[in-house]
Context: one part of a larger RNA
RNA sequence: UGGUUGUGAAGGAAUUAGGCAAAUUGACCCCGUACGUUCGCAAUAAGGGGGCCCUCCUGGAAACAGAGGGCGCAGAGAAUAGGCUCUGGGAACUGUUUAUCAAAAACACAGCACUGUGCUAACUCGCAAGAGCACGUAUACAGUGUGACGCCUGCCCGGUGCCGGAACGUCAAGGAAGCAGGUUAGCCCUCGGGCGAAGCUUGCGACCGAAGCGCCGGUAAACGGCGGCCGUAACUCUGACGGUCCUAAGGUAGCGAAAUUCCUUGUCGGGUAAGUUCCGACGCGCAUGAAUGGCGUAAUCACUGGAGCACUGUCUCCACGACCAACUCG
Numbered sequence: 001u002g003g004u005u006g007u008g009a010a011g012g013a014a015u016u017a018g019g020c021a022a023a024u025u026g027a028c029c030c031c032g033u034a035c036g037u038u039c040g041c042a043a044u045a046a047g048g049g050g051g052c053c054c055u056c057c058u059g060g061a062a063a064c065a066g067a068g069g070g071c072g073c074a075g076a077g078a079a080u081a082g083g084c085u086c087u088g089g090g091a092a093c094u095g096u097u098u099a100u101c102a103a104a105a106a107c108a109c110a111g112c113a114c115u116g117u118g119c120u121a122a123c124u125c126g127c128a129a130g131a132g133c134a135c136g137u138a139u140a141c142a143g144u145g146u147g148a149c150g151c152c153u154g155c156c157c158g159g160u161g162c163c164g165g166a167a168c169g170u171c172a173a174g175g176a177a178g179c180a181g182g183u184u185a186g187c188c189c190u191c192g193g194g195c196g197a198a199g200c201u202u203g204c205g206a207c208c209g210a211a212g213c214g215c216c217g218g219u220a221a222a223c224g225g226c227g228g229c230c231g232u233a234a235c236u237c238u239g240a241c242g243g244u245c246c247u248a249a250g251g252u253a254g255c256g257a258a259a260u261u262c263c264u265u266g267u268c269g270g271g272u273a274a275g276u277u278c279c280g281a282c283g284c285g286c287a288u289g290a291a292u293g294g295c296g297u298a299a300u301c302a303c304u305g306g307a308g309c310a311c312u313g314u315c316u317c318c319a320c321g322a323c324c325a326a327c328u329c330g
Base pairs, nucleotide, nucleotide: 001325002324003323004322005321006320007319008318010316011315014314019311028050029049030048031047036041038148052070053069054068055067057066058065059064071075083309084308085307086306087305088304089303090301091300095107096106111146112145113144114143115142116141117140123132124131125130149296150295151294152293154226155225156224159223160222161219162218163217164216165215168214169213170212174208175207178204179203180202181201182200183199186195187194188193227245228244229243230242231241254288255285266282267281268280269279270278
């Protein structure tokens, strides 16, 4: 000097991003226990008290309880053994996860909803044979989203997707009436050449021709989307009201400076002597909003914010021990 460990005057979170760490509490028995609540919980809530040994006492079958007495600094005599409360956010919960920096508000979940699938099912694996699903059968199976429970889940089908429709338009391979070119048996010839059937061949091709697309509808717990400007009430302010433009439709109920608010330490109230955090309100929501779920919610939580009581070497401010190293000497 470092490590591990212990004790500490007065104060008691002044430390710090943050009570991180440490301390407090602790098993058992008795008393007692609020808000809230899904009546199960909350709850070991909180907050108090007790304990050893002796006795011819009291009750009791006994265990034990009571009463009286005794000793110690200390009686759960050592060790192991919740600190608590108030108030927000999130996720209902028990579970799961980044083996080796993340355990969470992420994943899962029961519940809810939509979609597909009639059995040789859909779906998945395989080139196939075949197999899983399932020796199951729509109260089943598969896929997707949401995520207990309670109250709810608004408007838009213009775009994209999906489903349905089949009249018309478009439309491939293929078929094909026909047309044109090449070739040439033959014919003509002024000997230069010209015409040219069938066949073969090359090209074009009216017309026929499925799905798809166009087209017509449906569908948002499908992907998604859910306006602007101007004026207006007998102070002022505000604007129930009116006008106008655009749109597929212009954000409903809720919630709201929020895990979302830039301006922002918004404004008001609370808490503090003092509060960029916190709680309650307000609503000019830069840029909330309803299963990409909205808003509540008891219980739960190694989750996260704020406050308090208790407690403490976290600190004011450090000090002194023990042990192990380092170091010095041998």
This is a predicted structure of a 330-nucleotide part of an RNA (large-subunit ribosomal RNA, domain IV) from a Phycisphaerae bacterium. It was read from a public genome assembly. Its mean pLDDT, the model's own confidence on a scale to 100, is 89. Rfam family: Bacterial large subunit ribosomal RNA. Rfam links the family to the GO terms structural constituent of ribosome and ribosome.